[in-house]
RNA sequence: GGGCGAUUAGUUCAGUUGGCUAGAACGCACGGAUCACACCCGUGAAGUCACUGGUUCGAAUCCAGUAUCGCCCA
Numbered sequence: 001g002g003g004c005g006a007u008u009a010g011u012u013c014a015g016u017u018g019g020c021u022a023g024a025a026c027g028c029a030c031g032g033a034u035c036a037c038a039c040c041c042g043u044g045a046a047g048u049c050a051c052u053g054g055u056u057c058g059a060a061u062c063c064a065g066u067a068u069c070g071c072c073c074a
Base pairs, nucleotide, nucleotide: 001073002072003071004070005069006068007067010026011025012024013023019057028044029043030042031041032040050066051065052064053063054062
């Protein structure tokens, strides 16, 4: 220098033939239970879907570029 893949909640991930500005588990907060703690049960918070622009009535999803990480080729 070239090619491919990944980027979604604090963490690990699902979700894309475009259709309510999105989910799970773990973790966290609060409550229940317990003499108490853990386990367990319930409720809740937490996300501009890496960033910028474009296409579209509508984008996490399609297109272009950028960034970071990984693999391969030279």
A computed fold for a 74-nucleotide RNA from a Phycisphaerae bacterium, annotated as transfer RNA. NCBI's taxonomy places the organism under Bacteria, Pseudomonadati, Planctomycetota, Phycisphaerae. The RNAcentral record of the sequence draws on ENA. Its mean pLDDT, the model's own confidence on a scale to 100, is 81. Its Rfam family is "tRNA". Rfam's curators write: Transfer RNA (tRNA) molecules are approximately 80 nucleotides in length.